[in-house]
RNA sequence: GCCGGUGUAGCUCAGUAGGUAGAGCACUCGGCUGUUAACCGAGCGGUCGCAGGUUCGAGCCCUGCCGCCGGCGCCA
Numbered sequence: 001g002c003c004g005g006u007g008u009a010g011c012u013c014a015g016u017a018g019g020u021a022g023a024g025c026a027c028u029c030g031g032c033u034g035u036u037a038a039c040c041g042a043g044c045g046g047u048c049g050c051a052g053g054u055u056c057g058a059g060c061c062c063u064g065c066c067g068c069c070g071g072c073g074c075c076a
Stems, first nucleotide, its partner, number of pairs: 001072007010025004019056001027043005049065005
């Protein structure tokens, strides 16, 4: 340099005909318990990598760029 994959909550990940962004864990509060853990309930938490484009409408489609992973290649 070329090709492919990937980027969504603090972490691990869902999210297919484009139509209100979700789960588990973590965290906070409450219940339960002699206490803790476990368990139960509730809450908190998002510029969907960045910038544009298409569209009435984009996490999803298109373009450029950036990070990460893998493959191939070039120079020496």
Molecule: transfer RNA
Organism: Methanobacteriota archaeon